[in-house]
Context: one part of a larger RNA
Molecule: small-subunit ribosomal RNA, central domain
Organism: uncultured bacterium
RNA sequence: CUGGGCGUAAAGAGAUGCGUAGGCGGUAACUUAAGCAGAUAGUGAAAUCGGGUGGCUCAACCAUUCCGCUGCUAUCUGAACUGGGUAACUUGAGUAUGGUAGAGGUCGCUGGAAUUGCUGGUGUAGGAGUGAAAUCCGUAGAUAUCAGCAGGAACACCAAUGGCGAAGGCAGGCGACUGGACCAUUACUGACGCUAAGGCUCGACAGCGUGGGGAGCGAACCGGAUUAGAUACCCGGGUAGUCCACGCCGUAAACGAUGGAUGCUAGCUAUUGGGGGGAAUCGACCCCCUCCGAAGCGAAGCUAACGCGUUAAGCAUCCCGCCUGAGUAGUACGAGCGCAAGCUUAAAACUC
Numbered sequence: 001c002u003g004g005g006c007g008u009a010a011a012g013a014g015a016u017g018c019g020u021a022g023g024c025g026g027u028a029a030c031u032u033a034a035g036c037a038g039a040u041a042g043u044g045a046a047a048u049c050g051g052g053u054g055g056c057u058c059a060a061c062c063a064u065u066c067c068g069c070u071g072c073u074a075u076c077u078g079a080a081c082u083g084g085g086u087a088a089c090u091u092g093a094g095u096a097u098g099g100u101a102g103a104g105g106u107c108g109c110u111g112g113a114a115u116u117g118c119u120g121g122u123g124u125a126g127g128a129g130u131g132a133a134a135u136c137c138g139u140a141g142a143u144a145u146c147a148g149c150a151g152g153a154a155c156a157c158c159a160a161u162g163g164c165g166a167a168g169g170c171a172g173g174c175g176a177c178u179g180g181a182c183c184a185u186u187a188c189u190g191a192c193g194c195u196a197a198g199g200c201u202c203g204a205c206a207g208c209g210u211g212g213g214g215a216g217c218g219a220a221c222c223g224g225a226u227u228a229g230a231u232a233c234c235c236g237g238g239u240a241g242u243c244c245a246c247g248c249c250g251u252a253a254a255c256g257a258u259g260g261a262u263g264c265u266a267g268c269u270a271u272u273g274g275g276g277g278g279a280a281u282c283g284a285c286c287c288c289c290u291c292c293g294a295a296g297c298g299a300a301g302c303u304a305a306c307g308c309g310u311u312a313a314g315c316a317u318c319c320c321g322c323c324u325g326a327g328u329a330g331u332a333c334g335a336g337c338g339c340a341a342g343c344u345u346a347a348a349a350c351u352c
Base pairs, nucleotide, nucleotide: 003324004323005322006321007306008305012320014202015201017200018199022195023194024193026089027088029086030085031084032083034082035081036078037077038076039075040074041073042072043071050066051065052064053063054062055061092192093189094188095187096185097184098183099182100181104178105177106176107175108174109173110172111155116150117149118148119147120146121145122144126137127136163170164169207248208247209246210245211244212243216242217241221237222236223235224234259319260318261317262316263315264314267297268296269295272293273292274291275290276289277288278287301308302307325352326351327350334345335344336343337342
C1' cells in the first nucleotide's frame, strides 16, 4: 500500500455558516460514443518468466523449441450503464402566501429583593468565627433595629425529566433592530443538490493590551489555627481578576467522549415541547390522525462486552476528517500565528 477501523481499547477536527477546488448526484426521452464491451489488423526486441526436449554424472547453470507477455495503436460494430449535448418532468432543493412557539443575537431604557458602605435615630456589651479556638470588629458605641442615601453585580418564585441556538452558549421587565426553525395551503422555479482539502468566520473559562468600574466573591499575598511539619484543607483580612467598551488570544472531559447528508427497518410509555386536522363540547380538557422536536423502555439487528436500538452504535449509498504497539512526546527542530502567555503543524535517536 492493500486491508481493518474511529461511543468506552489508538482514532470524529470545538463549530457551523459562506462555502472554493475536487469527489458524488433524482425521473423519463432523443442524441453522441469519451469511459465501457466485442471483432479484425499492426505492434508488443533479446534476455527473463511458463510447458516440452536435450547438454554438463544430478542440480544450479546452459542450449533449443513452443506458448505467453495482461499492454499500446488503428479501423469497424454495439448502446444497457457512467460521462457529454439537446429539450423536458417534479418527488430532491429553493421561493411565495398565511400562521405559531422560543433564556436565538445586538443595542438602549428600566424594576424589585439582597449584600456592602455612608448619614441620622433607638439601644448596650458584646459581635463574628470554629471540631474547639484564635487572629478580627466593638464603650472613639459595634452586633441588633428603624429611616434615608450611594454604588456595583446577579436576577428568587415561574422552572421542567422544558425551550432556543451551528457549536461555544443563552434566563428580571419593556422597546428598537435582526437571524433561524416549525406547521398549513396550494401556487411558482425546475436538480438549482450532498459533501467539502485549502480559505474566510464564530468560538466557555482563564490570560493579555488601552481606558473605565469595583458591591459581593476572591488566585497571589498577610495574619490566626491545625500539624512532627502545613508553602494546604478550617478561620480573619485581601490585590489581580470577576463587570463595561474596544482590540487580542483560539484552548477545554469545547462530551452524546458518537462528522455531515439521504433512504430503508416492530412497537410501547407520558401531567413531554411546537403546529395542523377530525370528532366531541357552551368552551377548554379528554379521545383519534398527522408533521417537526426532546426523553424513558424495548422487536429484529448490531456490539468484545457494556450497551445502541426510527434522535442507531441496525441495513445501505456518497463525501470529508482521523487511527496504525507503549514510552520518548503533543516534546525537539523548522515554519506560520501571537504584545506576551503560548497555539497550530510535528519528528528522531534510544528503551521495552